Source information:
A computed fold for a 248-nucleotide part of an RNA from a Lachnospiraceae bacterium, annotated as large-subunit ribosomal RNA, domain VI. The full RNA is in RNAcentral, with records from ENA.
Context: one part of a larger RNA
């Protein structure tokens, strides 16, 4: 901008897109077959392998503003504490989040119309013939079932509200994240739990400083599962989301 009135919601699927895989192993049955030697078909049931989604409960990474060790140096007057450089110095560790090596589910089944094929029924051509009329069958392939996108499908659908002349809705400004290069999408804006903060929990670190006791001392060890703490879950207006314009 269009979809001949403006909006917010739920659809309809025309067409497109994907996906379609491939073993093993037990019953059936040592059965049918077969002289033996071997060894099924149909049909069931279990388990894998690639391959695809989705997700962090586990398990393993990541985790550079979380926590702890330690090296040299410089600094905060010293000393104890601590910072600030050295690949995050280095080294153990690790939430959230993203992820795979992890978990989870999927290919099924059924339906149509076929192909090579098998066939009824049947003439031309008194016979025979699946074929010339007519009828059944029959593939991992076709078209449906399954997922996903989809009304500019201009043939521009459909259904429910709401407003109809402005108390519809939207937009600008603010606080944001599950979302993201920007737009956009989402949440919420004091009738408020949107984001900081606090407090409480989860959870990670591994027992802070600073005394005291013990040792010449490093150092132990007691107060003490101690201090600290990024993102998680709650709770709570302490800060910030104010007052307000536009469009329509």
């Nucleotide at each position: 901008c269009g979809c001949a009135g403006g909006a917010a919601a739920u659809u309809u699927g025309c067409g497109g897109g994907g996906c379609u895989c491939c073993g093993a192993c037990a019953c059936u049955a040592g059965u049918a077959c077969g002289a033996g030697a071997g060894g099924a078909c149909c049909g069931u049931g279990u388990u894998g392998g690639a391959c695809a989604g989705a997700c962090c409960u586990c398990c393993g990474g990541u985790u550079u503003a979380c926590c702890g060790g330690u090296u040299g140096u410089a600094c905060c007057g010293c000393c104890a504490g601590g910072u600030g450089c050295a690949c995050c110095g280095c080294c153990g560790g690790g939430u959230a989040u993203c992820c795979g090596c992890g978990u989870c589910u999927g290919g099924u089944c059924a339906g149509g119309a076929u192909a090579a094929g098998u066939g009824c029924u049947g003439a031309a051509a008194g016979c025979a013939u699946c074929u010339a009329a007519g009828c059944a069958c029959g593939a991992a392939g076709c078209c449906c079932u399954c997922c996903c996108c989809a009304a500019g499908a201009u043939a521009a659908g459909a259904u429910u509200u709401c407003c109809a002349c402005a108390c519809a809705g939207g937009g600008c400004c603010g606080u944001c994240a599950a979302a993201g290069a920007c737009g956009a999408u989402g949440a919420c804006g004091u009738a408020g739990a949107u984001a900081g903060g606090u407090u409480g929990c989860a959870g990670g670190u591994g027992c802070a400083g600073g005394g005291g006791c013990g040792g010449c001392a490093a150092c132990g060890u007691c107060c003490a599962u101690a201090g600290c703490c990024g993102a998680g879950c709650a709770a709570u207006a302490c800060u910030a989301a104010u007052c307000g314009c536009c469009c329509g």